[in-house]
Parts: sequence; C1' cells; structure tokens
RNA sequence: UCAGCCGGUCGAACGGCCGCUGUCGUCGGGUUGACCGGCGGCGGAGGAAAGUCCGGGCUCCAUGGAAACACGGUGGCGGCUAACGGCCGCCGGGGGCGACCCCAGGGAAAGUGCCACAGAAAGCAAACCGCCGAAGCGUCUCACGCGGCGUGGCAGCAAGGGUGAAAGGGUGCGGUAAGAGCGCACCGCGGCGGCGGCGACGUCGCCGGCACGGUAAACCCCACCGGGAGCAAGACCGAAUAGGGGCGGUAGCGCACAGGCUUCUGUGCAAGGCUCGUUUCCAUGCCUGACCGCCCGGGUUGGUUGCUCGAGGGCGCCAGAAAUGGCGGCCCCAGACGAAUGGCCGUUGCGGCGAAGAUCCGUCUUCGCCAGACAGAACCCGGCUUACAGACCGGCUGGCACA
RNA sequence: GGGCGGUUAGCUCAGUGGUAGAGCACUUCGUUGACAUCGAAGGGGUCACAAGUUCGAACCUUGUACCGCCCACCA
Repeated sequence: UCAGCCGGUCGAACGGCCGCUGUCGUCGGGUUGACCGGCGGCGGAGGAAAGUCCGGGCUCCAUGGAAACACGGUGGCGGCUAACGGCCGCCGGGGGCGACCCCAGGGAAAGUGCCACAGAAAGCAAACCGCCGAAGCGUCUCACGCGGCGUGGCAGCAAGGGUGAAAGGGUGCGGUAAGAGCGCACCGCGGCGGCGGCGACGUCGCCGGCACGGUAAACCCCACCGGGAGCAAGACCGAAUAGGGGCGGUAGCGCACAGGCUUCUGUGCAAGGCUCGUUUCCAUGCCUGACCGCCCGGGUUGGUUGCUCGAGGGCGCCAGAAAUGGCGGCCCCAGACGAAUGGCCGUUGCGGCGAAGAUCCGUCUUCGCCAGACAGAACCCGGCUUACAGACCGGCUGGCACA
Repeated sequence: GGGCGGUUAGCUCAGUGGUAGAGCACUUCGUUGACAUCGAAGGGGUCACAAGUUCGAACCUUGUACCGCCCACCA
C1' cells in the first nucleotide's frame, strides 16, 4: 500500500424561536373533591422500540401434589443463566492459502415406509455389453499331437464399459483360465482391551475378511422439557338497557342435633358438584339450587387501577480462559390512549458531485449544489431473527514494494 | 396491542416428496345468413420471495413480503 477476516462503539453536534406530553412548585379562576389557565424547574423513543420466533415475570382459570396415556418441542460434551431453541469454551465433520467461517451434530445391526426416470439389477441383489474357455465343431500345419487360431452351452467371473444421486469397502502387489478379501500391506469399517480426558472424544495394540446403501426438516425409537389463556389478562367505580329469548346437558337431595314450629333457620356427617389436553387418585378450600355450554338479542363506547424501581442503569474492585458471578458506593431514566417526544432558521462537522487554484501527483485549499439511513414505545424483562445512509476504534491474515 | 389463517393459469380452487391440473375465461377452426349455444384443437405458470434438508421440493424446515379473519365492557 492492496485485498480480506474478527470483535466493539456511535448512529450528527451546538444555539435561537414556536409547539406537544408527564410531573413538581407557585399564582389565579372555579360548583372548593375531581377541573381549567398562566409562569417556572425537571423528565420525554431504539439499536433494532420491528417480526411476534423462543424463554420468563405478572394476572385469571379453586390451590397444591402424584401416576398413566396423548400431543408438542429440544437433541455432540461441559459450563453460565430465573429460564431458553440463548450465550461461552471444547469435541467431531465440512469449507478457505490464511486470519477465520458453517453444521436441526442422538439412533438407519428395534421395526415399517420410500428410493421416480434410466438401468440387467435399487435392497435378504443382479448379469446388458463384456472377461474366461472343459467337451465338441471348424480351420492352420508335409504329418502326428497333450500344438496354434476361431467358435463355443444350461458352466465360471464381476476386473473393465454402460445406467443412475446411489451398484454390496478403496489403493497397490500377489494370485488365477479369467476373476474375486481368494491371500497380503496400508487406509476405511466393526468388535475387544490398555492409556489420556469430568465428558463429547482422542490415541495405541489385538482380533474380524467386510457381514452393515441412502433417507428420521418420513413414521418411529431413546433421553430430556412442557397445563391453558393472555394487560382487549385482571380489579374497582359510574351510566344505560329487556337481569330478555332459543337449543342442549345435569349427581345426590338423606341422617343427627339446636333454635323455631304452618311453610323455616343454623351446625355437623353422608352424598354430589367446582379443573388447568384426557383419565385416575390424594390433601385442602368453596358450593349444593339452580348451574353449565352454544346461539340470537339489549345497553355503553366514561373514569380509576394494573402502569412502570426493574433478573434496572452506569462506575470501580475482585473471581473466572470466557459466558458470567460477587462486593462497594452512585443514579432514578417516557408512561401517552383522537395516543406526546415535533417544526422552522442559523453555525459547525461528515459524505457525494461540479468548478477554480496550488502540488512533492499522494493530495490540499476555496466556492456552489445535493443528500443524511432503517425506523418509532403501548404491561415489563432475557434472547434470536430481520431492516439500516454512513462514521469511528481495536486485533489479526494473505499479497506486493522498500528498508 | 394480542391471537389465528392464507398466497398454485386472467378468476375460483384441487394437488401434501418423483413430468403441475380441473371448471370458467382467452385464441383458432367448424356449425349459422349473422350471433349465442354446441363440437374440435391450442396457448397461458419464477406454484409470493429467499435460504436449507433431500438424488429430487408446489409439498418438509426456517426467514421475508403481502392479504384476510377474530378478541372491548355492562346487566
């Protein structure tokens, strides 16, 4: 200097004017409790607030627990975390010269299914072209032959060709009529054992002659995890209406005591009901006369709460290889609902284009114009994913040049 | 704000691992004096887009884009 890899930060700044919203103080008005207005102080979007893809908090479904089945999810190992499908480190596989990147990465010798077309054969293999050649036949040779050549089946083979995504280990040597794990060496695969590692796994030795194709983001098997709904959850106040109608479902309704005594009331027991996938069981609680489910109707479109202090932020120290954790002191940082967080102007800075000038040809200076992204809280957090003009910082790799 | 579903020819929809289909519509020809009907033939597709799994994807998985539906309170 060129090309690239990884990690992180920011995502314009300042000032003036006019506005919006929350809260506090103060003043004024007011029906003296809600409220309205003026002035002043303070706070007022994001790294993704997004997609709603995971995990939690919180709330309701009566609460807690156990078992079986079903359904869904996850999937190398160890750690972190409230939890996770997240993060960190490692292992194995793949890609790149490299920095580094990618992997839904359990099981295909438990079983079932599928593997179109092509091809001889596609799953307990098979033989199209081919290779070989015993008998026989033909032929060559002056002649003989156990010779040469050709042909040669219902026999042998699977090396080579061809088909296919995939053809029942790969390479080499030997062997053979030709071949073949038929034999051997190395590699692969499987089994056993030793050693190292918490482990995934690695490595070494011995044995096995290969028997075992792919597909589980097909069913399935194994291990682990998981109730459902969601702040339009839920709670309270107020207003208004018809506390309406239809269909379906529904166990038991006893005993004792006390009060009362005509119907009744209370307590206890029994029986029954109330559930979060289904079923069963246990404990506690509530209820027992009307309740539950679906559908059609009626009224309102108000207020308060949930609501923002939280697994919170940033700083320092410590532990750890890291994710992360611990300690100390500091800070309070949006809570709107016709849904606020904006608009205009000026200056500066960054980027692009054009012109002029200077130049050591790398660039610099001046002027003019243009652009400034993705996008916006809606109960709250931890992640993932997706979108994004541009700027900056740190570390590293490869090439070229020079010293 | 929250919860679901969908996207295949111009339109309405089938197809759920192995060459993309039906009806209507469109074009041409025939029938008719002409039109409709009818008959015959034909054209038309990035299966919304991208990546992955697989030998192979409209179909399975993930992400993105677009469209549609439902959910308030009271008695």